Source information:
The prediction has a mean pLDDT of 81. This is a predicted structure of a 126-nucleotide RNA (FMN riboswitch aptamer (RFN element)) from an Acidimicrobiales bacterium.
[in-house]
RNA sequence: GCCUCCUCGCGGGGCAGGGUGCAACUCCCGACCGGCGGUUAGAGCCCGCGAGCCCGGAUUCCGAUCCGGGCUGAUCCGGUGGAACUCCGGGGCCGACGGUGAAAGUCCGGAUGAGAGCGAGGGGCG
Numbered sequence: 001g002c003c004u005c006c007u008c009g010c011g012g013g014g015c016a017g018g019g020u021g022c023a024a025c026u027c028c029c030g031a032c033c034g035g036c037g038g039u040u041a042g043a044g045c046c047c048g049c050g051a052g053c054c055c056g057g058a059u060u061c062c063g064a065u066c067c068g069g070g071c072u073g074a075u076c077c078g079g080u081g082g083a084a085c086u087c088c089g090g091g092g093c094c095g096a097c098g099g100u101g102a103a104a105g106u107c108c109g110g111a112u113g114a115g116a117g118c119g120a121g122g123g124g125c126g
Base pairs, nucleotide, nucleotide: 001125002124003123005122006121007120008119009118010117017029018028019027031106032105033095034094035049036048037047038046044093045092052071053070054069055068056067057066058065059064075091076090077089078088079087097109098108099107
């Protein structure tokens, strides 16, 4: 330096204040938040991944696990620059499933889970 074989660790944030109402962190005003890798330069909304949901198959100690496929949100204008939908200024937009006395990105739950990946150590090869 490479392989990505083994082990371990890490690996998601957020409704202040107010209104209506018997009741709302769910409605209304308003507030707040932004996983991972990539990208000529730093990204929630550029490309891709993850979580989630659906279908099929395999295994099964019937708890579930594994494999394959599908679905899966949102950005414009101006400026700087060699280069930016990433920076600076301004204006917008988006956010799984189940639950709830009332409709949830922010509450509770699956979840002391899973996980994109990141890091450390070991091993092998050169």